Source information:
Predicted 3D model of a 79-nucleotide RNA (c-di-GMP-I-GGC riboswitch aptamer) from a Deltaproteobacteria bacterium. The sequence was found by an Rfam model in a public genome assembly. Model confidence (mean pLDDT): 87 of 100. The source organism's lineage runs through Bacteria, Pseudomonadati, Myxococcota and Myxococcia.
RNA sequence: AUCGAUAAAGGCAAACUAUCCGUGAGGGUAGGACGCAAAACUAUGGAUCACUGGAAGGGUGAUUGCCAGGUUGCCGAAA
Numbered sequence: 001a002u003c004g005a006u007a008a009a010g011g012c013a014a015a016c017u018a019u020c021c022g023u024g025a026g027g028g029u030a031g032g033a034c035g036c037a038a039a040a041c042u043a044u045g046g047a048u049c050a051c052u053g054g055a056a057g058g059g060u061g062a063u064u065g066c067c068a069g070g071u072u073g074c075c076g077a078a079a
Base pairs, nucleotide, nucleotide: 002079003076004075011036012035016031017030018029019028020027021026034065040071041070042069044068045067046066047063048062049061050060051059052058
């Protein structure tokens, strides 16, 4: 470095519930844990979704816990 344990110390937090924001996808906060070694950050490519549009391979948005790319990063059994 690759890699990733019935390891240790910490970390994050799906569904759902309450509340707030948003036309919506969805998001914030609190509770809550299905999971996660990048489930940290980043909408760059793809994908999906919403709104808009007569329509477009259009426009404007959402998702990084969908897959890649980029940036940063804890621990150290086995191989």